[in-house]
Molecule: c-di-GMP-I riboswitch aptamer
Organism: uncultured Gemmatimonadota bacterium
């Protein structure tokens, strides 16, 4: 350095929920909270899921555009270092 991932050390993050705020919405931000995470630290490239708008259609669904989700999966780069 690569593969790999542990009842590891030092740290870190913070599900649900509550309060306040932003947004048509998915959701996000701040505070509290602490289910969990060898990466749950960042990135929207691919897929999935979700939201909004439009078209076609006719009440099913399809297509396109814009957005959200990194704690859905893959991928990229990064952090730690036992076997």
């Nucleotide at each position: 350095g690569c593969c790999c991932g542990a009842u590891a050390a030092g740290a870190g993050c913070a599900c649900a929920c509550c309060c306040g705020g932003a947004g048509u919405g998915a959701u996000c931000c701040g505070g509290g909270g602490c289910c969990g995470c060898a990466a749950a630290c960042c990135c929207a490239g691919a897929g999935g899921u979700c939201u909004c708008g439009a078209a076609c259609a006719g009440c099913g669904a399809u297509u396109c555009g814009a957005g959200a989700u990194a704690g859905c999966u893959c991928g990229g780069a990064g952090c730690c270092g036992a076997a």